[in-house]
RNA sequence: UUCUUAUUCAGAGAGGUGGAGGGAAUUGGCCCUUUGAAGCCUCGGCAGCGGACUUUACAAAGUACUGUGCCAAAUCCAACAAGUCAUUUGUGCUUGGAAAAUAAGAA
Numbered sequence: 001u002u003c004u005u006a007u008u009c010a011g012a013g014a015g016g017u018g019g020a021g022g023g024a025a026u027u028g029g030c031c032c033u034u035u036g037a038a039g040c041c042u043c044g045g046c047a048g049c050g051g052a053c054u055u056u057a058c059a060a061a062g063u064a065c066u067g068u069g070c071c072a073a074a075u076c077c078a079a080c081a082a083g084u085c086a087u088u089u090g091u092g093c094u095u096g097g098a099a100a101a102u103a104a105g106a107a
Stems, first nucleotide, its partner, number of pairs: 001107008013043005021032003026079004044071003048068004052063004075099001080096005
């Protein structure tokens, strides 16, 4: 990097440094940000997946110990398809898909 599977409306921020952007990409919205963005460092926290351990009715639950991950807003929202309410267009709602992220496994 690619593939497969699972999950994605829950949860969890302070300080230092830095100095203008950021919220994956494209488009359109919306939002955060000089009352200091991204990035980096320190400390703290959360508990999703794998491991370990504990309990156990063997189904499951728990512990933050370990490997990772994460700590504004639903993956911030929409885009494509189907259904549905109203309807001139549009738009709203539901479901699915696509894309993305994370984990585990495989190549």
Molecule: SAM riboswitch aptamer (S box leader)
Organism: Virgibacillus sp. AGTR